[in-house]
Molecule: transfer RNA
Organism: bacterium
Order: sequence, then structure tokens, then C1' cells
RNA sequence: GCCCCUAUAGCUUAACGGAUAAAGUACAGCCCUCCGGAGGUUGGGAUCUCCGUUCGAUUCGGAGUAGGGGCA
Repeated sequence: GCCCCUAUAGCUUAACGGAUAAAGUACAGCCCUCCGGAGGUUGGGAUCUCCGUUCGAUUCGGAGUAGGGGCA
């Protein structure tokens, strides 16, 4: 320098182009309990950035950024 893959919550993962973006774990409150780090329950928290296509984009297209891989 060229090519390919990936990017969603603190972490690990879902989401035929369509309803309020879902869950595990973590975190916080409450209940339970002699205690809670176990159990139950409730809650907060996310789509890498910009542009485009579309009635509608996490999803499709382009550019960029970051990470990984291959070739030279």
C1' cells in the first nucleotide's frame, strides 16, 4: 500500500426492512433471611461517526474511525 471480517448496555450475545431494540451476567432499590455473596421481585443503562436509499434502517449502499486477519 491492497483485500477481507467485525463494531448494539460495564461484559457476553439476540433482533424476516416495521409494534416501546430482547436476554444472560453485572449494578441499584425492595422483599425474604440470624446474615447475605444464596433465593424472589422491581428499576436504570446501548445500536462507532457522518451522508445516502426508503413511508420506515440495528438491518441496505458510500465514506470515515477503531479492532482483528490475509497478501505485498